[in-house]
RNA sequence: GGAGUCGGCCAGGCAGUCGCGUCAUCCUUCGAGGAUGCCGAGGAAAGUCCGGGCUCCACAGGGCACGGUGCCAGGUAACGCCUGGGCGGCGCGAGCCGACGGAAAGUGCAACAGAAAGAUACCGCCCAAGACUGCUUCGGCAGGACGGCAAGGGUGAAAUGGUGCGGUAAGAGCGCACCGCGAGCCUGGCAACAGGCCGGCACGGCAAACCCCACCGGGAGCAAGACCAAAUAGGGAGACGAUGAGGCGGCCCGCCGAGUCUCCGGGUAGGUUGCUCGAGCGUAUCGGUGACGAUGCGCCUAGAGGAAUGGCUGCCACGGCGCGCAAGCGUCGACAGAACCCGGCUUAUCGGCCGGCUCCGCCG
RNA sequence: GGGCGGUUAGCUCAGUGGUAGAGCAUUACCUUGACAUGGUAGGGGUCGGGGGUUCGAAACCCUCACCGCCCACCA
Numbered sequence: 001g002g003a004g005u006c007g008g009c010c011a012g013g014c015a016g017u018c019g020c021g022u023c024a025u026c027c028u029u030c031g032a033g034g035a036u037g038c039c040g041a042g043g044a045a046a047g048u049c050c051g052g053g054c055u056c057c058a059c060a061g062g063g064c065a066c067g068g069u070g071c072c073a074g075g076u077a078a079c080g081c082c083u084g085g086g087c088g089g090c091g092c093g094a095g096c097c098g099a100c101g102g103a104a105a106g107u108g109c110a111a112c113a114g115a116a117a118g119a120u121a122c123c124g125c126c127c128a129a130g131a132c133u134g135c136u137u138c139g140g141c142a143g144g145a146c147g148g149c150a151a152g153g154g155u156g157a158a159a160u161g162g163u164g165c166g167g168u169a170a171g172a173g174c175g176c177a178c179c180g181c182g183a184g185c186c187u188g189g190c191a192a193c194a195g196g197c198c199g200g201c202a203c204g205g206c207a208a209a210c211c212c213c214a215c216c217g218g219g220a221g222c223a224a225g226a227c228c229a230a231a232u233a234g235g236g237a238g239a240c241g242a243u244g245a246g247g248c249g250g251c252c253c254g255c256c257g258a259g260u261c262u263c264c265g266g267g268u269a270g271g272u273u274g275c276u277c278g279a280g281c282g283u284a285u286c287g288g289u290g291a292c293g294a295u296g297c298g299c300c301u302a303g304a305g306g307a308a309u310g311g312c313u314g315c316c317a318c319g320g321c322g323c324g325c326a327a328g329c330g331u332c333g334a335c336a337g338a339a340c341c342c343g344g345c346u347u348a349u350c351g352g353c354c355g356g357c358u359c360c361g362c363c364g
Numbered sequence: 365g366g367g368c369g370g371u372u373a374g375c376u377c378a379g380u381g382g383u384a385g386a387g388c389a390u391u392a393c394c395u396u397g398a399c400a401u402g403g404u405a406g407g408g409g410u411c412g413g414g415g416g417u418u419c420g421a422a423a424c425c426c427u428c429a430c431c432g433c434c435c436a437c438c439a
Base pairs, nucleotide, nucleotide: 001360002359003358004357005356006355007354008353009352010351012316013315014314015313016312017311018310020040021039023037024036025035026034027033028032042335046346047345049344050343051342052341053340054221055220056219057218061253062252063251064250066217067216068215069214070213071085072084073083074082075081086100087098088097089096090095101212102211106210107209108206109205118160122153123152124149125148126147132143133142134141135140161179162178163177164176165175166174180201181199182198184197185196186195187194188193225273226272227271228270235264236263237262238261239260240259246256247255266438267437268436280299281298282297283296284295285294286293287292318333319332320331321330322329323328365435366434367433368432369431370430371429374388375387376386377385382419390406391405392404393403394402412428413427414426415425416424
C1' cells in the first nucleotide's frame, strides 16, 4: 500500500426564522383564545415470530391430550436469545455456517425404473461336495439346474462397508493391511466428546412422517382491569341450571358456587385511573475466558385523545449524479416513525467514524 | 392497538409428499342463409416472493409481501 474479517458507535452540525403538540404558570369577554417556560421518536418505534412483567379469570393445583424446544455446560426474570466449549462443513488465514437427541422400541413411506427398496437374483460367474442326466476302458469324463455365488454388468436419488493383496470350483471379512464402523473396556473431561485398546462388521435412507426420550407450557389480553357519570323499553325469544349452570375457550379430577349463555331489540360514543422511575441509563472499581453479576457515585429521558415531533434560509462537513480543462456551479440526501412496558429474533436501511485480527506485496 | 384466516388458469374453487385438475370463460372446426344453442378438439399455470428439509414440495419448516374478518361500554 492492497485485499479481507470481526466488534462497537453515529444516523449530518451550527445559527436565524415561520410553525405543531402535551404539561405548568399567567392574562382575556362564557365557549374559547393568547403569552411565557420546560420537554417532545428509533436503531429498527416495523413484522407480531418468541420470552417475560402487569391485570383479570380459583389460590393458577394434579393427570391425560395438545403444542413447543432439542449436541454439552453456563448466563438470565425468562426465552426458540446470548456466551464458552464439542462435533461436522467452508476458507491459506483471521474467521464464518449448522433444526446438531434417538432409525436394534414400534408403525409407516420410497412415484417411475429395476430381479430386488428387504432378505433379492434379470444378465452373469461356477460345477469342488451332494443329487440328476448322458457316456464309460468302472479309474472317471461331460452337461446344465429344482444346486452354489453375489465379484462384474444393468436400474435407480439410494443396492446391504471401501481399496488392495491373498484365497476359492466360482465367490465372499473367508484371511490380512489401511480407511470406515461399533451396543464392549480403559484413560482424560462436570458434560458434549476425545485418545487408546478390543471386536470381522452383528445390517442402509427418511423422525421439518407418526413416534420414543428429556425439558418447558393453565387461559385471555391495557379494547386487560378498577372507579365515577349520562341515557334507555331494567324488554322479547330460546337453551341450561344445587342430579351443579358458569368460571374452564380440549377432557377428567379437585376448588369456587347462583343464576348463566346465545340471538333479537334499546341506550351511551363521557371522564379519571391503569401510564410510565424502569429486570432504567451513564460512569468507576471488583469477580468471571465470556455472556453477565456485585458495589459505590451521578442522572431523569414523550406519555397523547385518531394522535404533535415539521418547513424555509445561510454557513460548514460527507457522499452520489450532471456540467466544466480547472477553480467551481447546479441538484439530490437511507429505512422509517411511539400509543401498557421491557428482553430478544427477523426484516428494511444513503452513508460515515473508531478499534482488534488475518493474508499478500514492497521498503528498511 | 390486540387476535385470527387466506393467496392454485381470466373468474369461482378442488388437490395433505410422486406427471397440477374441475366448472364457467376463451380459441379453432362442425351444425345454420346468419346468430344463439348443441357437438368435437385444443390453448392457457414463476401454485404470492425467497430460502431450507427430502431422491422428489402446491403440500412440511422458516422468512417476507399482499388481501380479508373479528374485538368498546350500560341495563